This is a predicted structure of a 74-nucleotide RNA (transfer RNA) from Candidatus Portnoybacteria bacterium RIFCSPLOWO2_01_FULL_43_11. Its mean pLDDT, the model's own confidence on a scale to 100, is 81. It was read from a public genome assembly. It matches the Rfam family "tRNA". About the family: Transfer RNA (tRNA) molecules are approximately 80 nucleotides in length. Gene Ontology term of the family: triplet codon-amino acid adaptor activity.
RNA sequence: GCCGGGGUAGCUCAACUGGUUAGAGCGUCUGACUCAUAAGCAGAAGGUUGUGGGUUCGAGCCCCACCCCCGGUA
Numbered sequence: 001g002c003c004g005g006g007g008u009a010g011c012u013c014a015a016c017u018g019g020u021u022a023g024a025g026c027g028u029c030u031g032a033c034u035c036a037u038a039a040g041c042a043g044a045a046g047g048u049u050g051u052g053g054g055u056u057c058g059a060g061c062c063c064c065a066c067c068c069c070c071g072g073u074a
Base pairs, nucleotide, nucleotide: 001073002072003071004070005069006068007067010026011025012024013023019057028044029043030042031041050066051065052064053063054062
C1' cells in the first nucleotide's frame, strides 16, 4: 500500500429489512434495610452513536472522505 473486521454510557456489549423516547449487565451515586459494613432490594444520574459531509419525510443502520484499533497479505 491492498483486503477484511471493528469504533454506541466510565467498562463489556445490544439495537431486526432505515421508523415511536438509543437500551442491558457491571460500575458510580442516592434511598431503604442493619448497631455498623458487605451482599441482596428499590431508584437515579450518565450518550455530539470515532470526525466531517451526503441521501432520505426520517440515519446507530445506507453512500463518500478522513482518523484510530485488530487480523490477513506482498